The RNA shown here (transfer RNA) has 84 nucleotides and comes from an uncultured Eubacteriaceae bacterium. The prediction has a mean pLDDT of 81.
[in-house]
RNA sequence: GCCGAAGUGAUGGAAUUGGCAGACUUGGCGGACUCAAAAUCCGCUGUCCCAAAAGACGUAUGGGUUCGAAUCCCAUCUUCGGCA
Numbered sequence: 001g002c003c004g005a006a007g008u009g010a011u012g013g014a015a016u017u018g019g020c021a022g023a024c025u026u027g028g029c030g031g032a033c034u035c036a037a038a039a040u041c042c043g044c045u046g047u048c049c050c051a052a053a054a055g056a057c058g059u060a061u062g063g064g065u066u067c068g069a070a071u072c073c074c075a076u077c078u079u080c081g082g083c084a
Stems, first nucleotide, its partner, number of pairs: 001083007010026001012024001019067001027045006046057003060076005
């Protein structure tokens, strides 16, 4: 240099292949249970904004197509693999 694959919450990893983004899991916080703990069970866990109110943004980055994009198209970045 060329070809291919991948990039999604704090972590791993789904999204039925264009139609509610984050299921499930690990971790964290709070609670129940216990004399106390472990285990188990329940709830919460992205960012900004509002606070007698109201929602908006968010799938590596920037554009495009579409009523609608993590998914399709283009360019770029990063990682991995192959060829030279």
Its Rfam family is "tRNA". The sequence was found in a public genome assembly.